[in-house]
Context: one part of a larger RNA
RNA sequence: CUGGGCGUAAAGCGCACGUAGGCGGACUUCUAAGUCAGGGGUGAAAUCCCAGGGCUCAACCCUGGAACUGCCCUUGAUACUGGGAGUCUCGAGUUCGGGAGAGGUGAGUGGAACUGCGAGUGUAGAGGUGAAAUUCGUAGAUAUUCGCAAGAACACCAGUGGCGAAGGCGGCUCACUGGCCCGAUACUGACGCUGAGGUGCGAAAGCGUGGGGAGCAAACAGGAUUAGAUACCCUGGUAGUCCACGCCGUAAACUAUGGGCGCUAGCCGUUGGACAGCUUGCUGUUCAGUGGCGCAGCUAACGCGUUAAGCGCCCCGCCUGGGGAGUACGGUCGCAAGAUUAAAACUC
Repeated sequence: CUGGGCGUAAAGCGCACGUAGGCGGACUUCUAAGUCAGGGGUGAAAUCCCAGGGCUCAACCCUGGAACUGCCCUUGAUACUGGGAGUCUCGAGUUCGGGAGAGGUGAGUGGAACUGCGAGUGUAGAGGUGAAAUUCGUAGAUAUUCGCAAGAACACCAGUGGCGAAGGCGGCUCACUGGCCCGAUACUGACGCUGAGGUGCGAAAGCGUGGGGAGCAAACAGGAUUAGAUACCCUGGUAGUCCACGCCGUAAACUAUGGGCGCUAGCCGUUGGACAGCUUGCUGUUCAGUGGCGCAGCUAACGCGUUAAGCGCCCCGCCUGGGGAGUACGGUCGCAAGAUUAAAACUC
């Protein structure tokens, strides 16, 4: 290389955009590169294979044939692929009219709660637990009323609801802005799919500089528990959690299921549109999403099943016994933490 695979056995890159490359709709025509057929040349000898022969046999040797699956030249064929030209509209896109949405960014703003502070009432407890203690409180706590301050998060609505490529997104208002769906036919005329490298985005934690800091809370301290208790429980509490800018680039980044297109029974729910019918709030049809069940089929089974793990085609990524090891070394990246690429000895 070939082969078999990748939901759970090893295996889908976290996600996207896109370069090269690979692959690519319908019809007509030209060409004849791939492809196919005929002819010619070459494909040294030895070796291999077949037949016959020589050493007493064999190994070995000799003669002949076949073969050398290849390459080149030439004459043709034109279904398919490629190339040139032309045409088309169903793929893709544009336009117009509607629609839904926690999609993104920035600015502003609202109420509840927690905490702190000030003031009033008020008095001996409060808090916490399985029970306690550490802790707070006669310098007036807890409780309760009024006011002020600050930070963070947005109860109900809320829904196997919605939006987003993924990560993810939830009070309200405004501004800017991306994508999607439905309907209409008007336009372009294959403009498409995938995507090695590359580039961008990428939860949490962590890092740098400067802010902010209510609550929560690694570390840490104390109290308990216990044989011990570097824990679980309790009282405190610093980084951090929040904001701006810049890094990091990981995850059970999961649907453990790459992307695209076509085809293959249905039934029940739900979201967004369009259409039709009538009894005007229901029924039916259809498109796009999101769930449950299920035929065929698939699967080792579990299960999947028009949102496929079914039947096919195209492109990419990845796997090849366990440990050693996602480690060492080297390279690249990073301020660091580390990330990424990635072995071997040895061993079972």
About this RNA: This is a predicted structure of a 348-nucleotide part of an RNA (small-subunit ribosomal RNA, central domain) from an uncultured bacterium. Rfam family: Bacterial small subunit ribosomal RNA. The coordinates come from a structure-prediction model, not an experiment, and the mean pLDDT is 90. The full RNA is in RNAcentral, with records from ENA, Greengenes and SILVA.